[in-house]
Molecule: transfer RNA
Organism: Clostridia bacterium
RNA sequence: GGGGGAGUGGCUCAGUUGGUAGAGCAUCGCGUUCGCAACGCGGGGGCCGCCGGUUCGAAUCCGGUCUUCUCCA
Numbered sequence: 001g002g003g004g005g006a007g008u009g010g011c012u013c014a015g016u017u018g019g020u021a022g023a024g025c026a027u028c029g030c031g032u033u034c035g036c037a038a039c040g041c042g043g044g045g046g047c048c049g050c051c052g053g054u055u056c057g058a059a060u061c062c063g064g065u066c067u068u069c070u071c072c073a
Stems, first nucleotide, its partner, number of pairs: 001072007010025004019056001027043005049065005
């Protein structure tokens, strides 16, 4: 320098053929307990690495760019 993969709540990951983002764990509250843990119920938290484009509408398609893994040179 070139090819390919990954980037989505604090963490690990889903997300179909574009239709407006979810799960588990964690966290907070309540219940239960003498108390803790476990368990049950409920809540908060992300506009999807960044910039731009296409579209009525983009996490998803296109271009550029950053980080990271890998292969080639």